[in-house]
RNA sequence: ACACCCGACGGCGAUGGGGUUCGCCGGAGGCGCUGGCGCCUCGAACCGCCCAUGCGGCUGAUAACUCCUGGAGGGCU
Numbered sequence: 001a002c003a004c005c006c007g008a009c010g011g012c013g014a015u016g017g018g019g020u021u022c023g024c025c026g027g028a029g030g031c032g033c034u035g036g037c038g039c040c041u042c043g044a045a046c047c048g049c050c051c052a053u054g055c056g057g058c059u060g061a062u063a064a065c066u067c068c069u070g071g072a073g074g075g076c077u
Stems, first nucleotide, its partner, number of pairs: 009026005016068006027042007048058003
C1' cells in the first nucleotide's frame, strides 16, 4: 500500500410514513477556507414477475412482521 474480517455510521431493498429485524452497497475526483469542516460531479447497492416476446398474462403501499395513511371490493348500522 492492498485484500479480507469485525464494529460504528450513511445509503438501498418495483407506489407514502413510523417501529423492529434481515439482506445488500459504501468508491473516485474536484473546489473553498484558519483547524477540520462545507460544497460540487461521477460511481455502487436499487429501479417487479411470467411467457408462446404478443396490441400477451400476473402480484403488491411490507425485504419480513406490525401500526398509520391513501386506494379498491363486499357486508352491516
Fluoride riboswitch aptamer (crcB RNA motif) from a Bacillota bacterium, 77 nucleotides, folded computationally. The sequence was found by an Rfam model in a public genome assembly. It matches the Rfam family "Fluoride riboswitch aptamer (crcB RNA motif)". Its family is annotated with response to fluoride and positive regulation of gene expression in the Gene Ontology. Of the family's consensus pairs, 100% are formed in the model.